[in-house]
Molecule: small-subunit ribosomal RNA
Organism: Candidatus Lloydbacteria bacterium CG22_combo_CG10-13_8_21_14_all_47_15
RNA sequence: GAAAUCUGAAAGGUGCGGCAUGGCGAACGAGGCAGUAACACGUAGGAACCUGCCUCCGAGACGGGGAUAAUCCGGAGAAAUCCGGGAUAAUACCCGAUAUCCCUUAGGGGGAAAGAUUUAUCGCUCGGAGAUGGGCCUGCGGCAUAUCAGCUUGUUGGUGGGGUAACGGCCUACCAAGGCGAUGACGUGUAGGGGAGGUGAGAGCCUGACCCCCGCCGAUGGCACUGCGAUACGGGCCAUACACCUACGGGUGGCAGCAGCCGAGAAUCUUCCGCAAUGGGCGAAAGCCUGACGGAGCGACGUCGCGUGACUGAUGAAGCACUUCGGUGUGUAAAGGUCUUUUAUGAGGGAGGAAGGCAACUGACGUUACCUCAUGAAUAAGGGGCUCCUAAACUCGUGCCAGCAGGAGCGGUAAUACGAGUGCCCCGAGUGUUGUCCGGAAUCACUGGGCGUAAAGCGUGUCUAGGCGGUUGUGUUAGUCUUCUGUUAAAUCUCCGCGCUCAACGCGGAAACCGCGGGAGAAACGGCACAACUUGAGGGAGCGAGAGGUGUACGGAACUCAUAGUGUAGGGGUGAAAUCCGUUGAUAUUAUGAGGAACACCAAAAGCGAAGGCAGUACACUGGUGCUCUCCUGACGCUCAAACACGAAAGCGUGGGUCGCGAAUGGGAUUAGAUACCCCAGUAGUCCACGCCCUCAACGAUGUCCGCUGGCUUUUCGGAGUAUCGACCCUCUGAGAGGCGAAGCUAACGCGUUAAGCGGACCGCCUGGGAAGUACGGCCGCAAGGCUAAAACUCAAAGGAAUAGACGGGGACUUGCACAAGCGGUGGAGCGUGUGGCUUAAUUCGUCGAUAAGCGAAGAACCUCACCAGGGCUUGAAACUCUGUCGACAGUUCUGUGAAAGCAGAACCUUCUCACAAGGACGACAGAGCAGGUGAUGCAUGGCCGUCGUCAGUUCGUGGCUUGAGCUGUUCCCUUAAGUGGGGAAACGAACGCAACCCCCGUCGUCUGUUAUACGUGUCAGACGAGACUGCCCAGCCCAAAGCGUGUUUACUUCGGUAAAUCCGUUUCGGGCUGGGAGGAAGGAGGGGAUGACGCCAGGUCAGCAUGUCCCUUUGACGCCCUGGGCGGCACACGCGCUACAAUGGUUGCGACAGCAGGUUGCGACGGGGUAACCCCGAGCUAACCCUCAAACGCAGCCCCAGUUCGGAUUGUGGUCUGCAACUCGACCACAUGAAGCCGGAAUCGCUAGUAAUCGCGGGUCAGCACACCGCGGUGAAUACGUUCUCAAGUCUUGUACUCACCGCCCGUCAAGCUAAGGGAGCCGGGAAUACCCGAAGUCCCUGCGUUCGCAGGGCCUAAGGUAAGCUCGGUGACAGGAGCUAAGUCGUAACAAGGCACGCGUAGCGGAAGCUGUGCGUGGAGUAUUCCAAUUUG
Repeated sequence: GAAAUCUGAAAGGUGCGGCAUGGCGAACGAGGCAGUAACACGUAGGAACCUGCCUCCGAGACGGGGAUAAUCCGGAGAAAUCCGGGAUAAUACCCGAUAUCCCUUAGGGGGAAAGAUUUAUCGCUCGGAGAUGGGCCUGCGGCAUAUCAGCUUGUUGGUGGGGUAACGGCCUACCAAGGCGAUGACGUGUAGGGGAGGUGAGAGCCUGACCCCCGCCGAUGGCACUGCGAUACGGGCCAUACACCUACGGGUGGCAGCAGCCGAGAAUCUUCCGCAAUGGGCGAAAGCCUGACGGAGCGACGUCGCGUGACUGAUGAAGCACUUCGGUGUGUAAAGGUCUUUUAUGAGGGAGGAAGGCAACUGACGUUACCUCAUGAAUAAGGGGCUCCUAAACUCGUGCCAGCAGGAGCGGUAAUACGAGUGCCCCGAGUGUUGUCCGGAAUCACUGGGCGUAAAGCGUGUCUAGGCGGUUGUGUUAGUCUUCUGUUAAAUCUCCGCGCUCAACGCGGAAACCGCGGGAGAAACGGCACAACUUGAGGGAGCGAGAGGUGUACGGAACUCAUAGUGUAGGGGUGAAAUCCGUUGAUAUUAUGAGGAACACCAAAAGCGAAGGCAGUACACUGGUGCUCUCCUGACGCUCAAACACGAAAGCGUGGGUCGCGAAUGGGAUUAGAUACCCCAGUAGUCCACGCCCUCAACGAUGUCCGCUGGCUUUUCGGAGUAUCGACCCUCUGAGAGGCGAAGCUAACGCGUUAAGCGGACCGCCUGGGAAGUACGGCCGCAAGGCUAAAACUCAAAGGAAUAGACGGGGACUUGCACAAGCGGUGGAGCGUGUGGCUUAAUUCGUCGAUAAGCGAAGAACCUCACCAGGGCUUGAAACUCUGUCGACAGUUCUGUGAAAGCAGAACCUUCUCACAAGGACGACAGAGCAGGUGAUGCAUGGCCGUCGUCAGUUCGUGGCUUGAGCUGUUCCCUUAAGUGGGGAAACGAACGCAACCCCCGUCGUCUGUUAUACGUGUCAGACGAGACUGCCCAGCCCAAAGCGUGUUUACUUCGGUAAAUCCGUUUCGGGCUGGGAGGAAGGAGGGGAUGACGCCAGGUCAGCAUGUCCCUUUGACGCCCUGGGCGGCACACGCGCUACAAUGGUUGCGACAGCAGGUUGCGACGGGGUAACCCCGAGCUAACCCUCAAACGCAGCCCCAGUUCGGAUUGUGGUCUGCAACUCGACCACAUGAAGCCGGAAUCGCUAGUAAUCGCGGGUCAGCACACCGCGGUGAAUACGUUCUCAAGUCUUGUACUCACCGCCCGUCAAGCUAAGGGAGCCGGGAAUACCCGAAGUCCCUGCGUUCGCAGGGCCUAAGGUAAGCUCGGUGACAGGAGCUAAGUCGUAACAAGGCACGCGUAGCGGAAGCUGUGCGUGGAGUAUUCCAAUUUG
């Protein structure tokens, strides 16, 4: 302005963002467990309180006022931040009014409010009530330490005041002197508590992660403010430490929120998604916030479920492993065939979780779960173990190494134990390991243990607290019992059901969690109160016994000393001695005197006492106790932590005393030494008084008290009865002290009315050994030391009782040439032989006390032969199989070379069967398997052997006893050579051993016969048989059954006796032994041999043989062949022998007598030769036929005591024989030579009768070689008292710490290394508290200013800090001490057997060490018949 439209200040409305004021929240939720032993927690209660938001009820909201932030202006600072000025609002703030409200001395006083908005609605204020949450108080409960025993001053109470939401010493002033504590105060250490979790049959024990409840903490310490609520995790102030920023002036910070980083560590995750759900805060709401939460991720960390395929498949494939080389296993496993598809993968579909007033809309997980389809066995198996416990084993490698291991324990050359392979066993997406807890563990024992000897009864008593408590009645009842009820959060556990495909997991319901509170009831037991009783206990009266205690006095014996006498040369002591004493007169002896200690006989398993302990006599004082009477009291009782008292010996202090004894000490012995044992001395001490010490094997290794449970017997002290004159005797009864034993107990031994039995009450003590009854601490002591009493570390035991052995410088008995008694040897000499050692090229090897050494060897010159040197061979010297070739290969002879073996070559010969060939046999060569080994292991083995030991033992079945090992039998008595036989006996039988059966010799008989012989005969040989034994006679001794007799006892008795038991004597039968006799060849097993039990020694042998395993050997060896050497070497040492040293002899000559045996490549006569060895010859003999001088001895001669007429070594020369060969290295002969040696030190061996001694002979081996070995005969003794000693063995018994067993075991010092703990001059650090100094922030108080807010100063308190003296706990520490441990170090020998001096405990002294000695005590000591015996270590 009509309008389109234009301009558009102020005011207003609306959306978004920022700042500020204001309200609410931020005190919840989330995290952690440092602190806390406490009303922190749990549980059940209580009274003097508060409670925003929520619910209900009632009343109200009136009037007024002044500021201030953001903001604006100015300023300071690097920043953080701050200052000044100006302005303004409110549900911010203030004043006044009113109010049911509060206080009150009842007069009075004090004290509220807020709006937003159109309504609705949301707010605001006061009061009351509720709900919820919280503050406070109390009972009860849950921890280690007493080596923490006293703590406390605001401490306990009261009064006044202050303070708080509230009671209250919560704070303050004053007053009183209380409070707590063995029912554990105070201190110290450790620790959040509970629901619950693990385990367990339970009771318990252990734990407090996850989830829930409560508490506490928020870098460390202190403080208040705000607020309903905080003394506030992501608010403030101060101090301290640390870190960061800085312009050096000053500031900032607090992951024990979720993720994440660093660090530490054996070890623990994503810097994810979402507010969709549930829940919380604010809001009217939309909504915002929410690392609470919902989800996803990582981790086999746990639990559960599922899979990695199913069926079929035998030539039982290959590979691998083992093998008895045949096979077996892996193994239907694989391959192959037929199926399935969970899972994985792909595709398609596809939720619930979602409720919200309705509709719409809303999903982090999540293209998830789930469904369908597809492909295809496809994508998916490991760990531990295999000696036993403990399911599952073989091979190889290794060789006490490497290693294993939970325990026991494996590994040193056959490892089921280490490492590997194969197989097997267990579990399986796991499997093993480590740590922790519970279990087993009745191994802390309430359920549910023990204490004589295994660990454990206080040394003993009195007594307090405590525990327990006789009979009857009444009342009551906090214990007890019954019932009802409240509570005991949820989760968990259990049961039932339901939901995820199942399960794990989750959901619903039930039950349970026996505790605490309340109500009702009961009154048996227990408590309390009262009354009563007499049996427990005590008292009284009477009568006792006693080494009970204390004190005083006295006595005799002995001893020592002194004096005197007698008297003379010793004494003493020991295993033997010596030191020592003695002629200055000992010892001995007599007399007198002195002294101290102990008290013979009585005397005893006796008595008394609480224990220790107590012993002449008398007196005084005194404790306990027994019996009788049953008079009195009326439960007055029992036990006993602590406490107190007593407490052997030694020891200590003071003062006495001192005879003897006697630690220490001195001396003498012994001895390797001898700090000991033995001896001579001897000081403390032992004794007394007083005071300490306080221990012991202080033991019955057994606490005290009460009750109950068969006995027999001894003894002490009482009482009663009977008897008697009285006593003794006898019976009963009580108290004590012993022995044996029922039941029962006990691991056993053992205990057993004096319990270690069966019960009750109370106390003490134990919990593997060592470290250790120690350290530290505390208490006691004069000291010595005592009491209390650990740990680190270390070990796989330490122990008890009993069993079988073995052993003993234990015992008893017995045996053996074991000793003794004898004879002869060895050890000394020479030689032989074996061994060690040494040597060597090699001196091959084995064997080593007895049980190796003249052994393997019954015979090494070569061979043997295994060793050494050298030369050779390589399928080999010998064997088997296969393949090929040859049949002129091989073989024989010869040549060359050589030491030989061998190598090279030549000549001769030319296999058999079959016969066509092939094949076969035989032989050779080549090749392939293989041979070979006296190489190792006797500790891988078989077999054989030695030894104890020709000893008399060793076992079994059945039965019996015992928990069992085991015992019995098998012991005992007598006897034997004997486990031989007899008797007895819980044993009865049997086996291997003994004996016998076998062989030889001795006697006889029969038969047969070679030889002898003329026959007969039968020396002789063989076979068969007899005989001897236990038989006969005599005597003695012993045992024993029966009978008889005497005595004793008991029972019965008619008082005569009978019966039974027992002792002694005797007779007969029987048994055994001894002595003698007869007969006989032989006597008491006639002599000898063979025969060797179960076992022992890892005894011996791989070299006699066999054999497992290992080792050596394809070119030249650890195999095989050959030559030579060695086994024989020689300074020495030892074993076994021979020959001797001489006269009982040697030598010469002469003479006599055996037996066993052997002999044909053999023995070899006669004869001959030689000095001889031997040779020649060769008769006879296959053996009673032939061969082989027997010697010592006798006779005769010589030698004359000497290195010889002894002795014969050694050496020289010459020979003989064997043998291929006698040098190394044979034997023998002759001659010559002639050594040592004159009887043997210490020591040691054999033998008991035809033996020792002595003499010769034969045989095996063997070519030869014998002083050895195996045999044979001749001659032919001595001695044995006896069992003490040496050695060995057997039986029984005893002790044991031994059991690879006395050659065992084992102790201590020292030395070395390692370890832990304690002490320690100190040094360093932590903790708690005290006194004082200083004193931030801050509340409160005072003063001043301002008086709205406040500011300044002062005061009290006080964190941190400082100073001081201590306390306490750690670390470290020179050094010193002990402890433990460690394959082979040193010294001794203490202990175990009588451990060689019985041991041990306490104590004291001493000593390198174990230990020794004194003193008292224990037995957890053997032995006890005599004599004799010095000592004597280790493994």